[in-house]
Context: one part of a larger RNA
Molecule: large-subunit ribosomal RNA, domain II
Organism: Lachnospiraceae bacterium
RNA sequence: UCCGGCGAGUUGCGGGUCCUGGCAAGGUUAAGCGCUUAAGGCGCGGAGCCGAAGGGAAACCAAGCCUUAACAGGGCGAAAGUCAGGGGCCGCAGACCCGAAACCGGGUGAUCUAUCCAUGUCCAGGCUGAAGCUGCCGUAAGAGGCAGUGGAGGGCCGAACGCACAUCCGUUGAAAAGGGUGGCGAUGAGGUGUGGAUAGGGGAGAAAUUCCAAUCGAACCCGGAGAUAGCUGGUUCUCCUCGAAAUAGCUUUAGGGCUAGCCUCUUAAAAGUCUGCUGGAGGUAGAGCACUGAAUUUCCUAGGGGGCGUCAAAGCUUACCGAAGAAUAUCAAACUCCGAAUGCCAGCCAGAUGGUUUAAGGGAGUCAGACUGCACGAGAUAAGUUGGGCAGUCAAAAGGGAAAGAGCCCAGACCGCCGGCUAAGGUCCCAAAGUGCGUGUUAAGUGGAAAAGGAUGUGGGAUUUCAAAGACAACCAGGAUGUUGGCUCAGAAGCAGCCAUGCAUUCAAAGAGUGCGUAACAGCUCACUGGUCGAGAGGUCCUGCGCCGAAAAUGUCCGGGGCUGAAACACGACACCGAAGCCGCGGGAUGCGAUAAGCAUCGGUAGAGGAGCAUUGCCGACGCGAAGAAGCGGUACCGGAAGGAGCCGUGGAGCGUGGGGAAGAGAGAAUGCCGGA
Numbered sequence: 001u002c003c004g005g006c007g008a009g010u011u012g013c014g015g016g017u018c019c020u021g022g023c024a025a026g027g028u029u030a031a032g033c034g035c036u037u038a039a040g041g042c043g044c045g046g047a048g049c050c051g052a053a054g055g056g057a058a059a060c061c062a063a064g065c066c067u068u069a070a071c072a073g074g075g076c077g078a079a080a081g082u083c084a085g086g087g088g089c090c091g092c093a094g095a096c097c098c099g100a101a102a103c104c105g106g107g108u109g110a111u112c113u114a115u116c117c118a119u120g121u122c123c124a125g126g127c128u129g130a131a132g133c134u135g136c137c138g139u140a141a142g143a144g145g146c147a148g149u150g151g152a153g154g155g156c157c158g159a160a161c162g163c164a165c166a167u168c169c170g171u172u173g174a175a176a177a178g179g180g181u182g183g184c185g186a187u188g189a190g191g192u193g194u195g196g197a198u199a200g201g202g203g204a205g206a207a208a209u210u211c212c213a214a215u216c217g218a219a220c221c222c223g224g225a226g227a228u229a230g231c232u233g234g235u236u237c238u239c240c241u242c243g244a245a246a247u248a249g250c251u252u253u254a255g256g257g258c259u260a261g262c263c264u265c266u267u268a269a270a271a272g273u274c275u276g277c278u279g280g281a282g283g284u285a286g287a288g289c290a291c292u293g294a295a296u297u298u299c300c301u302a303g304g305g306g307g308c309g310u311c312a313a314a315g316c317u318u319a320c321c322g323a324a325g326a327a328u329a330u331c332a333a334a335c336u337c338c339g340a341a342u343g344c345c346a347g348c349c350a351g352a353u354g355g356u357u358u359a360a361g362g363g364a365g366u367c368a369g370a371c372u373g374c375a376c377g378a379g380a381u382a383a384g385u386u387g388g389g390c391a392g393u394c395a396a397a398a399g400g401g402a403a404a405g406a407g408c409c410c411a412g413a414c415c416g417c418c419g420g421c422u423a424a425g426g427u428c429c430c431a432a433a434g435u436g437c438g439u440g441u442u443a444a445g446u447g448g449a450a451a452a453g454g455a456u457g458u459g460g461g462a463u464u465u466c467a468a469a470g471a472c473a474a475c476c477a478g479g480a481u482g483u484u485g486g487c488u489c490a491g492a493a494g495c496a497g498c499c500a501u502g503c504a505u506u507c508a509a510a511g512a513g514u515g516c517g518u519a520a521c522a523g524c525u526c527a528c529u530g531g532u533c534g535a536g537a538g539g540u541c542c543u544g545c546g547c548c549g550a551a552a553a554u555g556u557c558c559g560g561g562g563c564u565g566a567a568a569c570a571c572g573a574c575a576c577c578g579a580a581g582c583c584g585c586g587g588g589a590u591g592c593g594a595u596a597a598g599c600a601u602c603g604g605u606a607g608a609g610g611a612g613c614a615u616u617g618c619c620g621a622c623g624c625g626a627a628g629a630a631g632c633g634g635u636a637c638c639g640g641a642a643g644g645a646g647c648c649g650u651g652g653a654g655c656g657u658g659g660g661g662a663a664g665a666g667a668g669a670a671u672g673c674c675g676g677a
Base pairs, nucleotide, nucleotide: 001677002676003675004674005673006672011093012092013091014090015089017087018086019085020084021083022082023081026050027049028048032044033043034042035041036040054061055060064076065075066074067073096234097233099231103224104223105222106221107220108219114198115197116196117195118194119193120192121191122190123188125157126156127155128153132149133148134147135146136145137144161185162184163183165182166181167180168179169178200216202212203211204210209218237612238611239610240609241608242607247260248259249258250257251256261366262365263363264362265361266360267359268358269357272353273352274351275350276349277347278346279345280344286338287336288335292332293331294330297327298326299325303321304320305318306317307316308315369394370393371392372391373390374389376387377386378385399410400409401408414587415586416585417584419583420582421581425577426576427575428561429560430559434574437572438571439570440569441568447563453548454547457545458544459543460542461541462540463539464538465537466536474532475531476530477529478528480505481504482503485499486498487497511526515524516523588602589601590600591599592598613666615663616662618660619659621657622656623655624654631650632649633648634647635646637644638643
């Protein structure tokens, strides 16, 4: 891992509710007793219980009573029950099953280990050489010195023995702590044998929450015990109908509950919703500045500051600040002189609509929601972020599209069909359908990712200036004089700077000068003018499509191939493809209907309701079986499913059908349990 077997809403009592049955103003017995052939059954037993009258605190009254001054209003009453059986549910019990970590009681443990007690035992060999003692020297006597002797020490080196510091190996090991090579202690607070003592909130501890039998922040065994588990997991056949919620309030509450909301079933009632019309309430979007505030510029001006003023003052003045006011121009969720669209409420009629509405009662589930669009708050006008509002989808929805894809687009799957039409989206190939049509755009593979910003890319539009009295570009020529304008300056001559610039003259035209240039001049050039040429040229704005901006890690921002008068983009008209949508044909179920004709409906998690299949005993009825029961194997049959037959083989003794009644009544999951492979 697989296979087989076992494996989870039960039972008792109580309660209210629905169904069925008996009796009914009544219904019913309990314990017990008697009879009886076991089980069982029949009878007796009316104690008791429920009901038949309620109201009030009570007195009390009574189909009424209470409240009250009330004959008003209001509250509670006045409609059949009861006993059994059955279904769903609740309560008390272990109460659907398995699962703690723990708590308590009584015992068992110190053969491991910790400490202690008693009694034994062990420590190769080598080294060092304390005190004391002896002799000699020394001293007044000492002290002291030297030599020898001696043999002390938690002394030294190092086996046994003990320990466990480093590292390697081992890590489903040879081993549930070991092995290799080194290391430390090795006469001591030493090692070790035997016997004994201390026990679980207790012991022991050179102290680590360390040890107390491979178990220790409280041992182990049995019991209380099926502890408790708002938690996790699991919970077994089929089909049919309907079908949620992830919200509110409260909660030592927040992943749990209770009540309501939303679902379902029964009974009853007769409403509900949408559209049109009419009438309402309202202060949002927008807008506005009349209020409350914020905010801009100017004017005016109270006041303040500065200056002047015999520095006292009056007064004068001010390119300073500035309330109020005027003009101008803005902003606001908690501003409003205004003010929609939607939405909301109500009314009448009409039309449409349905598992539409309401009430009472039985049963639930739900209280983690997710994304998308729209209007908002929080955040950073971040998040696949967070909070609420409206709508949709998913959740609980399959099908088609978006390459792939819960929440996007289209569309809601009863079943069958090798029939048809469409939606979104598509029609060159992969790949069903146009290498289709018309008119434009794009040259960037833009399409097929991106901003501020940048640019004689290119298409369309508007407007303006110049132009056959000849524009624009190019070429030829002119571009002068007063004058080197004045000032300044070393110089300043069109061209450092300042001033003037409507200077004036000659002119076809020519600035007191556009740029380059010089130390300053010079020189080149421009404006401006003439000529050559001969038809458009320049500016601004709006707009379509493109360009740059553009660096990332396996292989490129079309799904791929590939695509350029397109297979890209825009607009237009036509055709086709395309889904479980719609239609057609056949079939089924549910509801309504009369049982008809017919019409409508049939996605579905939690969940409610309904109808069935199968298994094992039992009761009574009918059958089968050695001419072969059950079981097992095979098989092309039947049924809407669970399932059920027939036949063949095997097997070798029991089994089935219809009716009823009762359950140890259905297995794939529980790191399920037991067995096997």